Transfer RNA from a Candidatus Roizmanbacteria bacterium, 71 nucleotides, folded computationally. It matches the Rfam family "tRNA". Rfam classes the family as a transfer RNA. Taxonomically the source falls in Candidatus Roizmaniibacteriota (Bacteria, Bacteria candidate phyla).
[in-house]
């Protein structure tokens, strides 16, 4: 150079074109003499731009990382 594959909450996963789902961690409160566990809550994500589309995480195309093959 050439070709494939992954990117979604601080992590790790799921979402077969129709309200983005949870577990962990976080944080408020409850319980607790106190922690620790347990409970109820909350806040927090689709790598970027663009096109289809009523409607995209999800199809299309550029590009960005980052892994894997080939020269």
């Nucleotide at each position: 150079g050439c070709g494939g594959g992954u990117g979604u909450a601080g992590u790790u996963g799921a979402a077969u074109g129709g309200c983005u789902c949870a577990a962990c961690g976080u944080c408020a409160c409850c319980c607790u003499u106190c922690c620790a566990a347990g409970g109820u809550g909350a806040a927090g994500a689709u790598g970027a731009c663009g096109g289809u589309u009523c409607g995209a995480u999800u199809c299309c195309g550029u590009u960005c990382a980052c892994c894997c093959g080939c020269u």